[in-house]
RNA sequence: GAUGAACGCUAGCGACAGGCUUAACACAUGCAAGUCGAGGGGCAUCGGGACGUAGCAAUACGUUGCCGGCGACCGGCGGAUGGGUGAGUAACGCGUAUGCAACCUGCCCACGACAGGGGGAUAGCCCGUUGAAAGACGGAUUAAUACCCCAUAAAACAGGGGUUCCGCAUGGGACUAUUUGUUAAAGGGUUUUCCGCGAGGGGGACACCGGUUGUGGAUGGGCAUGCGUUCCAUUAGGCAGUUGGUGAGGUAACGGCUCACCAAACCGACGAUGGAUAGGGGAACCGAGAGGUUGGUCCCCCACACUGGUACUGAGAUACGGACCAGACUCCUACGGGAGGCAGCAGUGAGGAAUUUUGGUCAAUGGACGGAAGUCUGAACCAGCCAAGUCGCGUGAAGGAAGGCGGCCCUAAGGGUUGUAAACUUCUUUUGUAAGGGAAUAAAGGACGGUACGUGUUACCGGUUUGCAAGUACCUUACGAAUAAGGAUCGGCUAACUCCGUGCCAGCAGCCGCGGUAAUACGGAGGAUCCGAGCGUUAUCCGGAUUUAUUGGGUUUAAAGGGUGCGCAGGCGGGGGAUUAGGUCGGCGGUGAAAUAUCAGGGCUCAACCUUGAGAGUGCCGUCGAAACCGGUUUUCUUGAGUGCGGAUGAAGUAGGCGGAAUUUGUGGUGUAGCGGUGAAAUGCGUAGAUAUCACAAGGAACACCGAUUGCGGAGGCAGCUUACUAAACCGCAACUGACGCUCAUGCACGAAGGCGUGGGGAUCAAACAGGAUUAGAUACCCUGGUAGUCCACACAGUAAACGAUGUGCACGAGGUGCUGGGGCGGUAGUUUCAGUGCCGGAGCGAACGCGGUAAGUGCACCGCCUGGGGAGUAUGCUCGCAAGGGUGAAACUCAAAGGAAUUGACGGGGGCCCGCACAAGCGGUGGAGCAUGUGGUUUAAUUCGAUGGUACACGAGGAACCUUACCUGGGUUUGACAUACGGAGGGAAGUGGCAGAGAUGUCACUGCGUAGAGAUACGGCUCCGUACAGGUGCUGCAUGGCUGUCGUCAGCUCGUGCCGUGAGGUGUUGGGUUAAGUCCCGCAACGAGCGCAACCCCUACUGUCAGUUACUAACAGGUUAAGCUGAGGACUCUGGCGGAACUGCCGGUGACAAACCGGAGGAAGGUGGGGAUGACGUCAAGUCAUCAUGGCCCUUAUGUCCAGGGCUACACACGUGCUACAAUGGGCGAGACAGAGUGAAGCGAAGCCGAGAGGUGGAGCAAAUCGCAGAAAAUCGCUCUCAGUUCGGAUUGGAGUCUGAAACUCGACUCCAUGAAGGUGGAAUCGCUAGUAAUCGCGCAUCAGCAUGGCGCGGUGAAUACGUUCCCGGGCCUUGUACACACCGCCCGUCACACCAUCCGAGUGGGGGGUACCCGAAGCCGUUAGUCCAACCAGAAAUGGGGGGCGACGUCGAAGGUACGUCUUGUGAGGAGGGUG
Repeated sequence: GAUGAACGCUAGCGACAGGCUUAACACAUGCAAGUCGAGGGGCAUCGGGACGUAGCAAUACGUUGCCGGCGACCGGCGGAUGGGUGAGUAACGCGUAUGCAACCUGCCCACGACAGGGGGAUAGCCCGUUGAAAGACGGAUUAAUACCCCAUAAAACAGGGGUUCCGCAUGGGACUAUUUGUUAAAGGGUUUUCCGCGAGGGGGACACCGGUUGUGGAUGGGCAUGCGUUCCAUUAGGCAGUUGGUGAGGUAACGGCUCACCAAACCGACGAUGGAUAGGGGAACCGAGAGGUUGGUCCCCCACACUGGUACUGAGAUACGGACCAGACUCCUACGGGAGGCAGCAGUGAGGAAUUUUGGUCAAUGGACGGAAGUCUGAACCAGCCAAGUCGCGUGAAGGAAGGCGGCCCUAAGGGUUGUAAACUUCUUUUGUAAGGGAAUAAAGGACGGUACGUGUUACCGGUUUGCAAGUACCUUACGAAUAAGGAUCGGCUAACUCCGUGCCAGCAGCCGCGGUAAUACGGAGGAUCCGAGCGUUAUCCGGAUUUAUUGGGUUUAAAGGGUGCGCAGGCGGGGGAUUAGGUCGGCGGUGAAAUAUCAGGGCUCAACCUUGAGAGUGCCGUCGAAACCGGUUUUCUUGAGUGCGGAUGAAGUAGGCGGAAUUUGUGGUGUAGCGGUGAAAUGCGUAGAUAUCACAAGGAACACCGAUUGCGGAGGCAGCUUACUAAACCGCAACUGACGCUCAUGCACGAAGGCGUGGGGAUCAAACAGGAUUAGAUACCCUGGUAGUCCACACAGUAAACGAUGUGCACGAGGUGCUGGGGCGGUAGUUUCAGUGCCGGAGCGAACGCGGUAAGUGCACCGCCUGGGGAGUAUGCUCGCAAGGGUGAAACUCAAAGGAAUUGACGGGGGCCCGCACAAGCGGUGGAGCAUGUGGUUUAAUUCGAUGGUACACGAGGAACCUUACCUGGGUUUGACAUACGGAGGGAAGUGGCAGAGAUGUCACUGCGUAGAGAUACGGCUCCGUACAGGUGCUGCAUGGCUGUCGUCAGCUCGUGCCGUGAGGUGUUGGGUUAAGUCCCGCAACGAGCGCAACCCCUACUGUCAGUUACUAACAGGUUAAGCUGAGGACUCUGGCGGAACUGCCGGUGACAAACCGGAGGAAGGUGGGGAUGACGUCAAGUCAUCAUGGCCCUUAUGUCCAGGGCUACACACGUGCUACAAUGGGCGAGACAGAGUGAAGCGAAGCCGAGAGGUGGAGCAAAUCGCAGAAAAUCGCUCUCAGUUCGGAUUGGAGUCUGAAACUCGACUCCAUGAAGGUGGAAUCGCUAGUAAUCGCGCAUCAGCAUGGCGCGGUGAAUACGUUCCCGGGCCUUGUACACACCGCCCGUCACACCAUCCGAGUGGGGGGUACCCGAAGCCGUUAGUCCAACCAGAAAUGGGGGGCGACGUCGAAGGUACGUCUUGUGAGGAGGGUG
């Protein structure tokens, strides 16, 4: 885009066209084929006339074929057309083009001839018989355009003869004064005339209607042929009247159409036969076209008419509304028997997603009959129903901004949008309603009148008559915006966006995919978009799809080159000449129906629609030409191909012979305890003598070195030496043939390893198997053994990653460089040529990788193969095979991918380089004990919450008795514990005291607002009531900000421009060195730059200078029991400002003349001196909504808030982090030396006094270099303990106290006395540390009323070790592989279990199709006929006979049916099998 559509929602009108696609399922009812009285006998019915009877009459009854007419009947014509359907049919069925010398044709047309004479019946009617009916039968009588006979006959038919012409064979035509035989007929009407009383009869005329015969035409049909006409080869052979002939029969006609006989043919890979499906065409839809799909309506053809068979009649049928028979079904029945066929029009049921009225009219068009009028016509024309389609029209038009109200949205005092939309004003009236008018379609024909003539139903003229649709179309008038809009969509494709609801639910979805609390994707709303009386959905076809590729594809790696060769058919094929005319090309002729489609016109108001003309119809046939090309025939040529001659090459093949090394085994010798094997072992072998070694022997298999990037072969493949036979490519010569060529479906042959068969052989190795190991296991890898096999001969098998993943042949098109085999030249350097074999590479090609004269380039020829992944190389069938198995080779179902090449990462029990307390080397710990502390778990009313590998666990918490506090229990409270604002009210507010209570709180009493103003009042403060709101440690760290952890203080992460690549992307950033460092140097299609590194900052180490109190005290002076205590000093220490100093600067060496490294000097310090602060791009949806902030959600007399008590401190247990120890490098006692950094006012608190001590008292001094905390401890010097559960260790417990604090019960710290547990250095495992570090020792601070084994700081004492980078962990750079990208904690394979789905096999079983053989054999045609019957003709006076015919019977054929067999297909099936999805 399209549709004979259907479904959903919606719906104003008209025109045109359409309407059972399914059950060729079954049908009630009505209608659809009749007509002619001018063929006939007649007269049931209707009307008229006449007559009769009754009656006054109207009228009634009867009679009468007299008339109009006419049921039934005889007869003629038509029922073979029209109309329906598409079951069957793969066919001369259809289409197209021819042929019939092999044919027929009613009605119609033209022309010719004729129609004489007779005869016997039969329907009807009447009378009977029988039957329920349908109907049947008998008797009597009668007519014809019914039937029969005779005559006449030809240009008819059949046969003989003659003349003549023609053709493509058989053959055909014409003529004949030639001959023989055969065959015809029907009348009617009108008119006139005659006879007759009449009925009726006879004759004549007619341009009337018919009859017979013949010729020709027209029309319609029959037959034959070429070409075209679906799919399956998992249908490959088919066929017995089959193929042909002779003869006969039959037919309108040819013909095996049928039959007898004879021959054995005929069809088939150019697809026979079989199966499946299907009416064919003109045409329709899609498409740029080529082409694909379809065959409804209209036209042509065919086939069919309940299913199957059959003929009759007829011009025509094997007959839709005829007949007979069989079958199924339905109906009637008196049970004896009968009737029926909507795939005609309506209609009904059924089926189905689905398809209309039991309408009107013959007015028109057409048909049948008729002389005509006319009758009939569900053909046809109209109407009805249905948005099912196409086309047209309308639902109003113009103005109208306060851009209103409402709705919706937002960044919300305000905007946006709906929206000129509405209201309102003006206008119009298609449509609608009402009223009035009102068609064309009608012309012929008929009836009437007239004219003409050859006088008739003739021709012509005039006027008259005929309309279903329809009072419709159309026109006019009135009224009044009045009567008329929806559907789908809005994530991308794809035009159109927001809010709310929902919360992987409900749902959406064509594909991708949306939805798990902020959904433009679900549902609703507002808005928007697209169409519009329709809009969407579903179904189907074409397009897009170059995705079957003729136009117009591919095949190294994406699917796809056959394993290789030979080769028939087939396809394709070198140069010159001649000829032919099949292909090809051209002219002309015929045909290619109409409709459709195209163009130009015309008609309906337009359009759709209808119509006229033209062109087209790409085709087929005929005819006349052309001769280049293809083909045919013929002749010739040598370049393709082959032969010959001469060389030379090789692991080419087959058969035979020979050889040495090695392994194994045997025998003998020497010799002794192991050997062997492995990562390490064991099994195994060995004292019965192995292994080792020597000699000899046997046997089988394979051929080291040469050896290669080599050679040969068609591929598989081929390797010691040698002989014979065989084959091949190559080079040279140019003698021979003369296109002999290339390719190749089917076919034939070859074809590794493994396998199979028979017979040998058997050394080694070695599936299976056994044992030993390894392992969680180990049906493996490793080891010890070991059989088939490995080897030979013959036969099979026929597959491989049979690979260059690259079919064969030929030609063309830059180079460079090796190797192999020949040849030429040669100056022996080399150069050139042919054939082969490699590498690099240009153009070109290619998706890229890459290929690149050995193409994957450019062309030609031929073959094989491919068409998404899985299912599956499976199933089934067939075929080959001894088997194993091979070849051929699907579908259902399922997925939205599978795949190729390359890119960036990540990863690797890949590689290279390098770093880090990473390992190693060391020191000290943890893991064991007790205790402290955190966590898990458990418990609980609650044990609040968070943190959870590294990167949670002395973490948030730098300090839970109350408070904190978020938890629990209980008691209260509700504008609130807290903020702001408004309205109203108050003076009872605050405060003090009493009482109740656990308290919060309640209550009582007392006092009782401030400022200004005289006051009213104003301002401010407080309380109460009310309203907005407060409040939330409620949820979401996966909505967020901020902050933080971690990789990691690792050296990386990027950008601009340029360049490379189709692109992702690369380059730079890689490389060579070097560094702690992407630090620096050099190189380089890169050149620069940024964030990081480093430096700049702070502390510390040395020093100068300045300054000098509270610090210091050398000199001077004073002074004390003593003391920088005092005067004083500015030297020293120190303090703290400003400076200096270190930069690979210097020297030597190494290095690339670089960067840099190594060593050295000097220096307080040396190569970033030590430490800190500083954390790139990013990762982990890392952590935190409970610091804070914050979106959204939730609670609002509670999830807010206040209070008391409890809990966070629980305790079978598990883990982390610590403290103290286990002791002698120690404990205890005594003596007694030396810090730093801090801190102090609700504070530090001295001295003194008291206490055994914690502490108490005290209060000087100090906002601090001044006073205090404050005694540093280890160390050092003595004494003691002597290896023990101790003079170690201090838990636990008892008692007594101190301090803080309203308050130490749950639940603080400390002191003293007493008690004195575990623990004797800690399993697997694991942590920290590289120098002022570890270890060890004490001191201070924050928090804090009190509480420190934790945290943060400070100093004292003060080590050991680092060979080194193999390994573990983490990291950096380069490279490599990848099926990973959530990135190896990845991906992913198979079994098992479960659910569902389709399939295969399957004992069987049910149905259908077609076949063969036999049985039975209806109707009917044909044949025969001895039975029986008979009007027409003949003979006869007749009886009767003859001719002929009917019936019956028999026979052939013959449908349905039956039996048997095998075959195809389908349904179902216990069970079995694999597959798919989850």